[in-house]
Transfer RNA from a Bacteriovoracaceae bacterium, 73 nucleotides, folded computationally.

RNA sequence: GCUGACAUAGCUCAGUUGGUAGAGCAGCGGUUUUGUAAACCGCCGGUCGUAGGUUCAAAUCCUAUUGUCAGCU
Numbered sequence: 001g002c003u004g005a006c007a008u009a010g011c012u013c014a015g016u017u018g019g020u021a022g023a024g025c026a027g028c029g030g031u032u033u034u035g036u037a038a039a040c041c042g043c044c045g046g047u048c049g050u051a052g053g054u055u056c057a058a059a060u061c062c063u064a065u066u067g068u069c070a071g072c073u
Stems, first nucleotide, its partner, number of pairs: 001072007010025004019056001027043005049065005
């Protein structure tokens, strides 16, 4: 220098052809218990790496760019 993959909640990851962004763990509250843990119920938390474009509508399609990893030279 070239090519590819990945980037979504505090963490680990889903999200199928574009149509309201989800789960588990963690955190908080409650029930239960003499108390703790466990179990169960509920809540909180993300404008989807960044900037543009297409579209009535973009995590999703296109372009550029940043970071990480891998391969080639």

It was read from a public genome assembly.
Model confidence (mean pLDDT): 81 of 100.
Its Rfam family is "tRNA". It is annotated as a transfer RNA.
The source organism's lineage runs through Bacteria, Bdellovibrionota, Bacteriovoracia, Bacteriovoracales and Bacteriovoracaceae.